[in-house]
């Protein structure tokens, strides 16, 4: 110097918001400082025209929508 583990944090997991972390990702480089940049996320199919699935990574709760029954 570089990998690579484990401890803490914080962010992130295709359509709204809480909670519960049980799960997975990332959190790095520059630079005296300022202060620039980056990650992790942005669903699937396709003839590239269009089409499908879904309010959760998962579980609960609330909204939106859509089906049904009953009043």
């Nucleotide at each position: 110097a570089u990998c690579a583990u484990c401890a803490u944090u914080g962010g992130g997991a295709a359509u709204g918001a809480a909670g519960u972390u049980c799960u997975c990702c990332c959190a790095g480089g520059c630079g005296a400082a300022a202060g620039c940049u980056g990650a992790a996320c942005c669903g699937c199919u396709g003839u590239u025209a269009a089409g499908c699935u879904g309010a959760u990574g998962a579980c609960u709760u609330c909204u939106g929508c859509a089906a049904u029954a009953u009043g």